[in-house]
Context: one part of a larger RNA
RNA sequence: UCAUGGCUAAGGAACUAGGCAAAUUAAUCCUGUAACUUCGGAAGAAGGGAUGCCUCCCCCGAGCAAUCGGGGAGGUCGCAGAGAAAUGGCCCAGGCGACUGUUUAACAAAAACACAUGGCUUUGCGAAAUCGAAAGAUGAAGUAUAAGGCCUGACACCUGCCCGGUGCUGGAAGGUUAAGGGGGGACGUUAGUGGGUAACUGCGAAGCGUUGAACUGAAGCCCCAGUAAACGGCGGCCGUAACUAUAACGGUCCUAAGGUAGCGAAAUUCCUUGUCGGGUAAGUUCCGACCUGCACGAAUGGUGUAACGAUCUGGGCACUGUCUCAGCCAUGAGCUCG
Numbered sequence: 001u002c003a004u005g006g007c008u009a010a011g012g013a014a015c016u017a018g019g020c021a022a023a024u025u026a027a028u029c030c031u032g033u034a035a036c037u038u039c040g041g042a043a044g045a046a047g048g049g050a051u052g053c054c055u056c057c058c059c060c061g062a063g064c065a066a067u068c069g070g071g072g073a074g075g076u077c078g079c080a081g082a083g084a085a086a087u088g089g090c091c092c093a094g095g096c097g098a099c100u101g102u103u104u105a106a107c108a109a110a111a112a113c114a115c116a117u118g119g120c121u122u123u124g125c126g127a128a129a130u131c132g133a134a135a136g137a138u139g140a141a142g143u144a145u146a147a148g149g150c151c152u153g154a155c156a157c158c159u160g161c162c163c164g165g166u167g168c169u170g171g172a173a174g175g176u177u178a179a180g181g182g183g184g185g186a187c188g189u190u191a192g193u194g195g196g197u198a199a200c201u202g203c204g205a206a207g208c209g210u211u212g213a214a215c216u217g218a219a220g221c222c223c224c225a226g227u228a229a230a231c232g233g234c235g236g237c238c239g240u241a242a243c244u245a246u247a248a249c250g251g252u253c254c255u256a257a258g259g260u261a262g263c264g265a266a267a268u269u270c271c272u273u274g275u276c277g278g279g280u281a282a283g284u285u286c287c288g289a290c291c292u293g294c295a296c297g298a299a300u301g302g303u304g305u306a307a308c309g310a311u312c313u314g315g316g317c318a319c320u321g322u323c324u325c326a327g328c329c330a331u332g333a334g335c336u337c338g
Stems, first nucleotide, its partner, number of pairs: 001333008010324002014322001019319001027051005036041001038154001052076005058071005077081001089317007096309002101113002118151006129138003155304004160234003165231002167227005174222003180216002185211005192203004235253005262296001263293001274290005
C1' cells in the first nucleotide's frame, strides 16, 4: 500500500449520477392495524408490549399412568433474559407491465417474450396447414365447443369516421390476352409450255417444303361490388359577439374521410428548466393542474385499475464511517531488512 473483517466522539446522506455499500430491523406470544379494493386482499400493514431463573402449588387441557402442554401468584440476579448463532427495515406517491412464469449459457432479467381473455380468418374430413421427388407422415387414432394462421393481452368502461390506394372475398356483361385450333394468301422447287442457234429467260399444274392473315381461344388484368379487431388514413385559409380577448356562428378550397370518446409538456413536447400550484432555505428531477398535442388516440388497442415486481422515478421515517475527516485494531498478501 492492497484485500477481507471489527470498533468509533459529535453530527447523521452534508456523500453520490443514485443511500451504491454498510447499518438498522429480525425469533415466538399478546395487542393493534389506514387509504384503497376485483371483498379474496392490502397485512407480518403501521404502532405497542412480553420473554431469564427460583418457589408455591392453586387452576385448565391431553393421557390408565409416568408425564406433557398452557395459565396464575409470589420472589430473585445481571449492563444486558429471543443474553450465542441463525433470523423482514418501514412508509407515501407516480410510470410501465394485470398476475405466477420465460429470456440474450459467459456484459442486458426488463417496460422485452409468454399468458388466461377478446377478435378476425382458413378448414366438412383422403380437412385446411406442414414435411417429402413420391410412397407416406404430422395434424389426429382428433371432427367446427375441433385444428391451423394473424392480431390483442387479466378485469372495468369502451373501441368513433374513411373502401379513394394496396390486399382479400364475390361477380361475370364488355375490353385485353398464351399455347392450341384455323388456314385466306405469299414464297421456294418443277413436269410442262412460250421465246431464243445456244447460253439463257418468261409463265407455271399437282406434289413436297417454308411462311402465315382473318376467326376461335381460360385464368389473370381492366371493370363492378363488398370488406378496416385487413395493410393503412383520419385537412387548410379568411371573417365574425356592446371594453379587450376569444369565436358557439358564417364563407371558401381540397379530400376516400377530415381525429369522436378518453388522455395530454406524457417511456410521446422541439421551442422548454412552458405557465400555475405542492413539496425544499434553495427542486432542469417528482406530484397535481392548464392545453399552445413540433409529432397522443381507440385490439399496430384508448382510458382507468386492487393485487403482484431482485422493474424504473420522486419524497419521508428509522439507521448508519457514504460523508464532515479521519483514527485504531485483527487476519492475509505485497514492500524493506534478514